[in-house]
Context: one part of a larger RNA
Molecule: small-subunit ribosomal RNA, 3' major domain
Organism: uncultured prokaryote
RNA sequence: UGACGGGGACCCGCACAAGCGGUGGAGCAUGUGGUUUAAUUCGAUGCAACGCGAAGAACCUUACCUGCCCUUGACAUUGACAGAACCCUGUAGAGAUACGGGGGUGCUUCGGCCUGGAAAACAGGUGCUGCAUGGCUGUCGUCAGCUCGUGUCGUGUCGUGAGAUGUUGGGUUAAGUCCCGCAACGAGCGCAACCCCUAUCUUUAGUUACCAUCAUUUAGUUGGGUACUCUAGAGAUACUGCCCCGGUUAACGGGGAGGAAGGUGGGGAUGACGUCAAGUCCUCAUGGCCCUUAUGCCUAGGGCUACACACGUGCUACAAUGGCAGGGACAAAGAGCAGCGAGCUCGUGAGGGUUAGCGAAUCCCUUAAAGCAUAUCUCAGUUCGGAUAGGAGUCUGCAACUCGACUCCUUGAAGUUGGAAUCGCUAGUAAUCGCGGAUCAGCAUGCCGCGGUGAAUACGUUCCCGGGCCUUGUACA
Numbered sequence: 001u002g003a004c005g006g007g008g009a010c011c012c013g014c015a016c017a018a019g020c021g022g023u024g025g026a027g028c029a030u031g032u033g034g035u036u037u038a039a040u041u042c043g044a045u046g047c048a049a050c051g052c053g054a055a056g057a058a059c060c061u062u063a064c065c066u067g068c069c070c071u072u073g074a075c076a077u078u079g080a081c082a083g084a085a086c087c088c089u090g091u092a093g094a095g096a097u098a099c100g101g102g103g104g105u106g107c108u109u110c111g112g113c114c115u116g117g118a119a120a121a122c123a124g125g126u127g128c129u130g131c132a133u134g135g136c137u138g139u140c141g142u143c144a145g146c147u148c149g150u151g152u153c154g155u156g157u158c159g160u161g162a163g164a165u166g167u168u169g170g171g172u173u174a175a176g177u178c179c180c181g182c183a184a185c186g187a188g189c190g191c192a193a194c195c196c197c198u199a200u201c202u203u204u205a206g207u208u209a210c211c212a213u214c215a216u217u218u219a220g221u222u223g224g225g226u227a228c229u230c231u232a233g234a235g236a237u238a239c240u241g242c243c244c245c246g247g248u249u250a251a252c253g254g255g256g257a258g259g260a261a262g263g264u265g266g267g268g269a270u271g272a273c274g275u276c277a278a279g280u281c282c283u284c285a286u287g288g289c290c291c292u293u294a295u296g297c298c299u300a301g302g303g304c305u306a307c308a309c310a311c312g313u314g315c316u317a318c319a320a321u322g323g324c325a326g327g328g329a330c331a332a333a334g335a336g337c338a339g340c341g342a343g344c345u346c347g348u349g350a351g352g353g354u355u356a357g358c359g360a361a362u363c364c365c366u367u368a369a370a371g372c373a374u375a376u377c378u379c380a381g382u383u384c385g386g387a388u389a390g391g392a393g394u395c396u397g398c399a400a401c402u403c404g405a406c407u408c409c410u411u412g413a414a415g416u417u418g419g420a421a422u423c424g425c426u427a428g429u430a431a432u433c434g435c436g437g438a439u440c441a442g443c444a445u446g447c448c449g450c451g452g453u454g455a456a457u458a459c460g461u462u463c464c465c466g467g468g469c470c471u472u473g474u475a476c477a
Base pairs, nucleotide, nucleotide: 001477002476003474004473005472007471008470010468011467012466013465015461016460019425020424021423022422023421026316027315028314029313030312031311032310033309034307035306042053043052064302065301066300067299070296073122077121078120081116082115083114086103087102088101089100090099091098092097106113107112124291125290127289128288129287133285134284135280136279137278138276140274145189146188147187148166154185155184156165157164158163169180170179171178195268196267197266198265200236201235202234203233204232205231206230209226210225211224214223215222239262242256243255244254245253246252318418322377323376325374327372334365336363339358340357343354344353345352346351384415389410390409391408392407393406394405395404431453432452433451434450435449436448437447
């Protein structure tokens, strides 16, 4: 100087407390461990692995297993030689492939393009090492800290020196934020601000948006208009600026006015020096090692989907603040040409047929759902709950047996609110309700977004957890 302490002082955080809703019990979905298996490919393992890599395993993917094949190779460069490439097609085979038949006999800037192919140099490796590495990432933590004198890469002061001071102290802040004091005076990386979205207003513009006034219509549909809404450009606005009180005349704190908004307005992006030899050699790159008729490559089938069990994360429920039936209301955001697909029509339905419009403020996905009013059920394992199972189908796709999603009829399991324990959340938040997108032929209870409805509680910092600063002890470095 650090680190540590079941030492002390101060401060903060959904850390506790105060509340609301969950998980842990049930069924299912999904990931993991374990077990099994020819294989159940590999990685991730306290917080910070476990709906994680995977924004989508029927084949492919695919790295695994079994079998059948290839050995200059599926791919790249060099290169002797030969030929156009290419198209149609037969036999055998699970296919890869093997052996054949027919057509065709090239383009050219003369360099070459394309194909076959002996021989080699070499290719290839999702093989090992993340404890050899780059890059990227997680984490403490959006915590308020971290650095900087050595001959030089700030200077000064104190100490023989390691080092200290500054950065400590008194206040204050979300903040090493600012003020005051001080042997210090300055500086850098962080904090804050600058960036984006959102909340209010002005202005410009008015189609594909809008409709107050005037006509018109089934319909902003049409004439017309650009007020309003909206869209998207440019600006304005918030700064403790103003007033009062407190404070050291300060920083700042409390209250008030005006204002759409008030003290960082709300949200996002942004992650200092470093820690964990944290994660990744299966994105990519790369040192070393290893394989080279195989640890490379091609191909069919299987596996990654197994199942006495254990755990994590979710979905659906156990009902009346509910279920069911018909009626009628109100979004935002986003996607669309191998696409979205209106309308009409067939089907109980998933969906089929036909086809208008739209590369989209125009058309379409697209009826939002919860909510509202009416009717019914009357506390039951039920008109709750929907697992499981039988049958019949639809769609995608060469192909749904292993192993897809959905529909209809029937079946109708557990479950009556969940032990110890444990998680999230402070406001348009929690809870609850639906909608969209990426991936994607098909497949979503996951993920990423969007809006609708919309709470309760916070006395406080004694305690639990994590962190910051000062101080103290130490047999630790």